[in-house]
Context: one part of a larger RNA
RNA sequence: UUGGGCGUAAAGGGCGUGUAGGCGGUUCUGCAAGUCUGGCGUGAAAGGCAUGAGCUUAACUCAUGGAUUGCGUUAGAAACUGCCGGACUGGAGUCAUGGAGGGGGAGCCGGAAUUCCUGGUGUAGGGGUGAAAUCUGUAGAUAUCAGGAAGAACACCGGUGGCGAAGGCGGGCUUCUAGCCAAUGACUGACGCUGAGGCGCGAAAGUGCGGGGAGCAAACAGGAUUAGAUACCCUGGUAGUCCGCACUAUAAACGAUGUGCACUAGGUGUUGGGCCGAGCGGUUCAGCGCCGGAGCGAACGCGAUAAGUGCACCGCCUGGGGAGUAUGCCCGCAAGGGUGAAACUC
Numbered sequence: 001u002u003g004g005g006c007g008u009a010a011a012g013g014g015c016g017u018g019u020a021g022g023c024g025g026u027u028c029u030g031c032a033a034g035u036c037u038g039g040c041g042u043g044a045a046a047g048g049c050a051u052g053a054g055c056u057u058a059a060c061u062c063a064u065g066g067a068u069u070g071c072g073u074u075a076g077a078a079a080c081u082g083c084c085g086g087a088c089u090g091g092a093g094u095c096a097u098g099g100a101g102g103g104g105g106a107g108c109c110g111g112a113a114u115u116c117c118u119g120g121u122g123u124a125g126g127g128g129u130g131a132a133a134u135c136u137g138u139a140g141a142u143a144u145c146a147g148g149a150a151g152a153a154c155a156c157c158g159g160u161g162g163c164g165a166a167g168g169c170g171g172g173c174u175u176c177u178a179g180c181c182a183a184u185g186a187c188u189g190a191c192g193c194u195g196a197g198g199c200g201c202g203a204a205a206g207u208g209c210g211g212g213g214a215g216c217a218a219a220c221a222g223g224a225u226u227a228g229a230u231a232c233c234c235u236g237g238u239a240g241u242c243c244g245c246a247c248u249a250u251a252a253a254c255g256a257u258g259u260g261c262a263c264u265a266g267g268u269g270u271u272g273g274g275c276c277g278a279g280c281g282g283u284u285c286a287g288c289g290c291c292g293g294a295g296c297g298a299a300c301g302c303g304a305u306a307a308g309u310g311c312a313c314c315g316c317c318u319g320g321g322g323a324g325u326a327u328g329c330c331c332g333c334a335a336g337g338g339u340g341a342a343a344c345u346c
Base pairs, nucleotide, nucleotide: 004317005316006315007300008299012314014201015200016199017198021194022193023192025088026087027086028085030083031082033081034080035077036076037075038074039073040072041071042070049065050064051063052062053061054060091191092188093187094186095185096184097182098181099180103177104176105175106174107173108172109171110154114150115149116148117147118146119145120144121143125136126135162169163168206247207246208245209244210243211242215241216240220236221235222234223233258313259312260311261310262309263308266291267290268289269288270287271286272285273284274283275282276281295302296301319346320345321344328339329338330337331336
C1' cells in the first nucleotide's frame, strides 16, 4: 500500500537486445465492442432514507414515495477509443554523396625503459632509511661501454578532447567488422515508443586446463619501529598480474540522476559536419564542458546534457537493528551469486 515518492534522506535494474503486454501520427468510409440516450424485464420482503398516518408522546407499527448506483434485453447516436478497409508524409526507416573517431576482432612491426646473461674498462664499496639493519660486493659488485635474451607497458602528441549501450577503449601499419554525424535528392508508408519474463554483453579479484613470467606484488620470510607491531618503513618473495580456451556475474558497475518524445531566457568555450563570408566572423545540425534566468528544490544545488513543464512504458522504496542473515528453490567446479523472511529488540 497513497491524490506519496526514488541526485545526496528508504528507493533507477550494471548495460543492451527483444517476447508477451501497455501506449501510439494525419485523413476518409463503414461496423458498433467500449462509450452515450430511451424503452422493457429483473434488482424479494423486512431494514435504511424522505413524507404522511395510528397507539395521549416517543420507542414501536403502518402507508406512499424514492433508492436499490447493478445485470439482462431491445431501439437508437457515432464525437472519442477500438475493429475492417482506402489514402497521406511530418514519426520511423532504406538507398545514393561525403565525414570524424583510443568502437570491436585478427595478424605483423617499432623505439625508450627494466631485469637477466656474455665480454671490455675500472676499484671498494653499493643499496636502503627519519636513522639503521637485513641484503649485495675483492669468487670484482655499484658505475660505464659493447653485444645478446625475455616479458610487460606504450613517454611526448594528450585536451576541460574523441569513440562505445554499459563495462570500457591510447605506440605504428595492414585487414575483417559494427555504430554514429551532416547536407541534398529519391524511395517505403506508422513499419513507432517502452518492455514483465527470456537472451546477450559485463571492471577488478577469483576458478579450471594449457602456455608465459621482465617489472610489480596478496600470502610468506627476514630487518627495523614499538610497551607490543601478526601493520605503516626496508630487503627479499609465491600465487596473481600477461596470452589462449572455458567459467564466475559482482562493484562507490556513479551523473549515486531508467528509456523515449515534445515544449520552455540567455552568455561563453570546445569537437565533428553543412551554409554565408576575402578575412575577422556569423548561422545551423550533432556532441562535450562552464556560468546563469524563469521554474523546481529541505537545503546543497539542477537549470535545452533539467533535478523545469507534460505524455508513454518499465524498475524500485515504505522506520533502525536483526540481515542481504536463516530457510526453500535456481545457478556455479569451488569461492560464491540470484531470490529473500521471521522471532526478538529500539
This is a predicted structure of a 346-nucleotide part of an RNA (small-subunit ribosomal RNA, central domain) from an uncultured bacterium. Its mean pLDDT, the model's own confidence on a scale to 100, is 91. Rfam family: Bacterial small subunit ribosomal RNA. Rfam links the family to the GO terms structural constituent of ribosome and ribosome.